[in-house]
Context: one part of a larger RNA
RNA sequence: CUGGGCGUAAAGCGUGCGUAGGUGGUUUGUUAAGCAAGAUGUGAAAGCCCUGGGCUCAACCUGGGAACUGCAUUUUGAACUGGCAAGCUAGAGUUUUGUAGAGGGUAGUGGAAUUUCCAGUGUAGCGGUGAAAUGCGUAGAGAUUGGAAGGAACAUCAGUGGCGAAGGCGGCUACCUGGACAAAGACUGACACUGAGGCACGAAAGCGUGGGGAGCAAACAGGAUUAGAUACCCUGGUAGUCCACGCCGUAAACGAUGUCAACUAGCCGUCUGUGGUCUUGAACCGUGGGGUGGCGUAGCUAACGCGCUAAGUUGACCGCCUGGGGAGUACGGCCGCAAGGGUUAAAACUC
Numbered sequence: 001c002u003g004g005g006c007g008u009a010a011a012g013c014g015u016g017c018g019u020a021g022g023u024g025g026u027u028u029g030u031u032a033a034g035c036a037a038g039a040u041g042u043g044a045a046a047g048c049c050c051u052g053g054g055c056u057c058a059a060c061c062u063g064g065g066a067a068c069u070g071c072a073u074u075u076u077g078a079a080c081u082g083g084c085a086a087g088c089u090a091g092a093g094u095u096u097u098g099u100a101g102a103g104g105g106u107a108g109u110g111g112a113a114u115u116u117c118c119a120g121u122g123u124a125g126c127g128g129u130g131a132a133a134u135g136c137g138u139a140g141a142g143a144u145u146g147g148a149a150g151g152a153a154c155a156u157c158a159g160u161g162g163c164g165a166a167g168g169c170g171g172c173u174a175c176c177u178g179g180a181c182a183a184a185g186a187c188u189g190a191c192a193c194u195g196a197g198g199c200a201c202g203a204a205a206g207c208g209u210g211g212g213g214a215g216c217a218a219a220c221a222g223g224a225u226u227a228g229a230u231a232c233c234c235u236g237g238u239a240g241u242c243c244a245c246g247c248c249g250u251a252a253a254c255g256a257u258g259u260c261a262a263c264u265a266g267c268c269g270u271c272u273g274u275g276g277u278c279u280u281g282a283a284c285c286g287u288g289g290g291g292u293g294g295c296g297u298a299g300c301u302a303a304c305g306c307g308c309u310a311a312g313u314u315g316a317c318c319g320c321c322u323g324g325g326g327a328g329u330a331c332g333g334c335c336g337c338a339a340g341g342g343u344u345a346a347a348a349c350u351c
Base pairs, nucleotide, nucleotide: 004321005320006319007304008303012318014201015200016199017198021194022193023192025088026087027086028085029084030083031082033081034080035077036076037075038074039073040072041071042070049065050064051063052062053061054060091191092188093187094186095185096183097182098181099180103177104176105175106174107173108172109171110154115149116148117147118146119145120144121143125136126135162169163168206247207246208245209244210243211242215241216240220236221235222234223233258317259316260315261314262313263312266295267294268293269292270291271290272289273287274286275285276284277283278281299306300305323351324350325349332344333343334342335341
């Protein structure tokens, strides 16, 4: 390489959009590139294989045949794949009317709480811990009442609830805006699936510039603990956390499970549509409706488990794996302002 794999053993790109490419519903006609059959030419000799002959046999030598699975030309065929032409509506999409939603963006706004400041009351403690101490307090703290400022986050509702491609999204209101789903029709007529490169989005931390800074809190300082304590505990506390703009591009970015489609028992929750029935009810029966969970059949699996939301049975396309360490490292390239950054990615050596 072939083969075999990728939930947990090595292995699904963090996620989407999409170029090339690969693959592609149904009917008719046509074509004859693929495909199938025949013919002709060629496919050197030797060797291999079959069958004769010659050395006493064999190896060896030698005659004949077959084979050379290929290529070219030509004739024929038309089911399938492809091309061309014309259709179809079951895939896909458009339109109409609705539905649910923390989907996204911008602006405004609300209350609770923490902190600080001002003022009143008031007096000796407060705070903290396993116990303490550092710390705060007679210059009046803590407690309590009233007022003001400012920042951040939105208790209850709240739910294996909802929405989003993923990251993620939660007070309230308005505006702008994306997607999903349902019910009936009507329309377009394969417009589809996947997707190397590419492009976009992408938690937290981090970086740049300018703001902001209540609480929390890397670093740092002090107090404890301890043999020591560069920690765990305590008192403080700066970056940061927040906003705007621009970078970074990584995570156990997880369902450790790529996307799309078809097929294959049931039962019980839950969210959200929609139709019908009447005894209008917290009702009942449907719609193989669309999500999201728990069991479970067949089947699969090394087992655990999965089981119409598959890890079952198949198809299409992409990505990835190939013993452990060295190493996701070195070197080089590319990206980055930088990062004990990213990405691509070895070898010696060793077991």

Description: Small-subunit ribosomal RNA, central domain from Cognaticolwellia aestuarii, 351 nucleotides, folded computationally. It matches the Rfam family "Bacterial small subunit ribosomal RNA". Rfam links the family to the GO terms ribosome and structural constituent of ribosome. The prediction has a mean pLDDT of 89.